[in-house]
RNA sequence: AGGACUAUAGCUCAGUUGGUUAGAGCGCCACCUUGACAUGGUGGAGGUCAGCAGUUCGAAUCUGCUUAGUCCUACCA
Numbered sequence: 001a002g003g004a005c006u007a008u009a010g011c012u013c014a015g016u017u018g019g020u021u022a023g024a025g026c027g028c029c030a031c032c033u034u035g036a037c038a039u040g041g042u043g044g045a046g047g048u049c050a051g052c053a054g055u056u057c058g059a060a061u062c063u064g065c066u067u068a069g070u071c072c073u074a075c076c077a
Base pairs, nucleotide, nucleotide: 001073002072003071004070005069006068007067010026011025012024013023019057028044029043030042031041032040050066051065052064053063054062
């Protein structure tokens, strides 16, 4: 320098043909349960779907650019 892939909750990850309110497990908070802890139960908080722009009646999903990361190839010595 060229190319491929990835980016969604604190962590690990789903998300079908673009469609009304974006989900799971773990973790966190409150309450119940216990002498206490753990387990268990109930409820809750937590999201710029990496960023910007575009297409569309409608975008996490499609397109372009940018950013970050991983990998491959090439180059230099």
Molecule: transfer RNA
Organism: Marinomonas agarivorans